[in-house]
Context: one part of a larger RNA
RNA sequence: GGCGCAUGGGGGAUGUCUCGGCGUUAGAAGGCGAUGAAGGGCGUGGAAGUCUGCGAUAAGCCCGGGGGAAUUGACAAACGAGUAUUGAUCCCGGGAUACCCGAAUUAGCGCACGCUGAAUACAUAGGCGUGUUGCGGCCAACCCGGUGAACUGAAACAUCUCAGUAACCGGAGGAAUAGAAAGAAAAAUCGAUUCCCUGAGUAGCGGCGAGCGAACGGGGAACAGCCCAAACCGUGGAGGUUUUCCUCCGCGGGGUUGUAGGGCCCUUCACAUGGGAGUUACAAAGCAACCUGCUAGCAGAACGACUUGGAACGGUCGGCCACAGAGGGUGACAGUCCCGUACGCGGCAGCAGUGUUGCCUCCCGAGGGGUACCUGAGUAGGUCGGGUCACGUGGAACCCCGACUGAAUCUACGGGGACCAUCCCGUAAGGCUAAAUACUCUCUAACGACCGAUAGUGAACUCAGUAGGGCGACUGAAAGAUGGGAAGAACCCCUGCCUAGGGGAGGAUAGUGAACCUGAAACCAUGCGCCU
Repeated sequence: GGCGCAUGGGGGAUGUCUCGGCGUUAGAAGGCGAUGAAGGGCGUGGAAGUCUGCGAUAAGCCCGGGGGAAUUGACAAACGAGUAUUGAUCCCGGGAUACCCGAAUUAGCGCACGCUGAAUACAUAGGCGUGUUGCGGCCAACCCGGUGAACUGAAACAUCUCAGUAACCGGAGGAAUAGAAAGAAAAAUCGAUUCCCUGAGUAGCGGCGAGCGAACGGGGAACAGCCCAAACCGUGGAGGUUUUCCUCCGCGGGGUUGUAGGGCCCUUCACAUGGGAGUUACAAAGCAACCUGCUAGCAGAACGACUUGGAACGGUCGGCCACAGAGGGUGACAGUCCCGUACGCGGCAGCAGUGUUGCCUCCCGAGGGGUACCUGAGUAGGUCGGGUCACGUGGAACCCCGACUGAAUCUACGGGGACCAUCCCGUAAGGCUAAAUACUCUCUAACGACCGAUAGUGAACUCAGUAGGGCGACUGAAAGAUGGGAAGAACCCCUGCCUAGGGGAGGAUAGUGAACCUGAAACCAUGCGCCU
């Protein structure tokens, strides 16, 4: 020096665990904010720091309810000083307080009214004032709208694709959008919208490349329909040469559709001590009671002995309960020890909701004949230029936008994929509308052939969006486990740079000793054996 065996050190793999994550289902909720939010700063305790709570009334104040013995939140024990069966601490509801920053506002905008008032005569813009329960900011996704890429694919690339995606901006709601046919169709059919399955990767579109990609129809989920404008009548005001009139504006009645409907005039019948409806549209305020749920809770069956052990929840023997043998804890594996579980019960106060009832509120005609008054205009349509439609200009309809033009009025108008005719379908140029659908920052309950500390969230932890990095936008970790219980080693002894280590003792075990469960490998050392 090598090899082997043994004993240690070193290191922190592995196993087991889990106050953390991940996902799913169901229900709830879907907002907070000038009555100052979200988020911060600084304070606040007998006590230095951090977390939590709270706000100069500062780990709290008042009231109501629950609860029933301890208690002054946590790391974190002790001390100090207190509180409590005259019911504290604690839990739920309501109230008070609530520093500074932050939309941050002694402001700005909007709206209403009034007064003023340019170019420019009337006017308008603008200005000023008063009032204002309006707006502003934050917030995860979902939704609607505006602006709108590129990488990429086409095996290059330009039309095309990615994609109307990402991003940015505006806006709203618990959903949003859409929505009661100027529809779809081709059978003398259907009958608002939305969503799912199918039709169908079909018909088509496409440097006919890459790719893009319907609809009709069928089956389901859910279902709900309505209101204005106008004609006409009445009424108030203003203006106008003729004041029996005309025009405009406001209000009330009337009226709302396509087998056309309505108005007006004539005519026939009916009509209320009755019937119907309602707070999400259809007109609008709602109120009260009952009921149900949520925000604290209550109650809840049934086991002992012996034995091993430090400890019984193990073993043996003998019982018991069960609408409860889900689960968790307890010194090892517990239906019967504890918390619970099944079944059942409960509300001063606050919130929410369905249903019922009452109050309240609203509505109630039909036919026949005549008349030709009304039925949404710078609109529909056209031309040019674009866009959206599965449809890239194509034979390109339909729909939307810009510019220029520009109808008809029910014997009307639009559509049926150029266009024309016939036929069929519908009634534009005003508006509202629940449900079925999408999502989850959040709460509750339950579950998992999900993870188990290099995993699972970045984050299970003396404190993670932390320490650290970056001028900054931003980036971003590592780090869990003594033991049943601190019983955390009193006392004695040894070495010793009084700090570290060892031996007894104690304790079931200390090889559980705080660098603490288990304790692999690399690597290091000591002893013994063999070889050189």
Model confidence (mean pLDDT): 81 of 100. A computed fold for a 532-nucleotide part of an RNA from a Planctomycetaceae bacterium, annotated as large-subunit ribosomal RNA, domain I. Lineage of the source: Bacteria > Pseudomonadati > Planctomycetia > Planctomycetales > Planctomycetaceae.